[in-house]
RNA sequence: UGCGAUAAAGGCAAACUCAGUGAGAGCUGAGGACGCAAAGCCACGGGUCUCCCACACCUUAGAGUGGAAGAUAGCCGGGUUACCGAAC
Numbered sequence: 001u002g003c004g005a006u007a008a009a010g011g012c013a014a015a016c017u018c019a020g021u022g023a024g025a026g027c028u029g030a031g032g033a034c035g036c037a038a039a040g041c042c043a044c045g046g047g048u049c050u051c052c053c054a055c056a057c058c059u060u061a062g063a064g065u066g067g068a069a070g071a072u073a074g075c076c077g078g079g080u081u082a083c084c085g086a087a088c
Stems, first nucleotide, its partner, number of pairs: 002088001003085002011036002016031006034074001040080003044077003047072004052067004
C1' cells in the first nucleotide's frame, strides 16, 4: 500500500412517526434502526426521480421526444480525504 476480521475503540442511520421547510422530487431537526468499512465529502459520467417549457401523436387521455432548472453521494462509476490493524 492493497486488503477488510463474529477484533477493539468509536461513527453513520433505511423504513416509519412527529415538527419545520419546499411547487415537487426532497431537505433539516427529534425519535427510531434496515443496513453501512468510507452510508465522510464532490453532481464530473451514466441511471432514477421532480417541476417547468416546447414539439409531434392523439383527441380529452395519458404516455412519447427534446430542452431548462432541480433532487438523489444509502443506484452505479469516477474524484478526493480519513479511524483501526487480525489473516493474506